[in-house]
The RNA shown here (transfer RNA) has 72 nucleotides and comes from a Polyangiales bacterium. The sequence is in RNAcentral, with records from ENA and MGnify. The organism belongs to Polyangiales, within Bacteria. Its mean pLDDT, the model's own confidence on a scale to 100, is 83. RNAcentral records the identical sequence in 2 taxa. It matches the Rfam family "tRNA". The family's RNA type in Rfam is transfer RNA. Gene Ontology term of the family: triplet codon-amino acid adaptor activity.
RNA sequence: GCGGGUGUAACUCAGUGGUAGAGUGCGACCUUCCCAAGGUCGAAGUCGAGGGUUCGACCCCCUUCACCCGCU
Numbered sequence: 001g002c003g004g005g006u007g008u009a010a011c012u013c014a015g016u017g018g019u020a021g022a023g024u025g026c027g028a029c030c031u032u033c034c035c036a037a038g039g040u041c042g043a044a045g046u047c048g049a050g051g052g053u054u055c056g057a058c059c060c061c062c063u064u065c066a067c068c069c070g071c072u
Base pairs, nucleotide, nucleotide: 001071002070003069004068005067006066007065010024011023012022013021018055026042027041028040029039030038048064049063050062051061052060
C1' cells in the first nucleotide's frame, strides 16, 4: 500500500428498511433473624464519527477513526 472482519447499555451479544432489545451487572422494593438464592419494578444508548439515498436507516451507499486477520 491492497483486501476482509468487528464496532449497538458498565460488560457479553441479538437486531438484514417501519417503536433500539436480551443476559450479566447496577438501584429500589418483596421474601429472610442475617447472608445467599429467588421474585417484581426501574435506571442506563449521539447504534465509533461525518455525509448521502429513502416517506422512514443499527440495516443500503460514500468518506473517515479504532482494533483484529490476510496479502504485497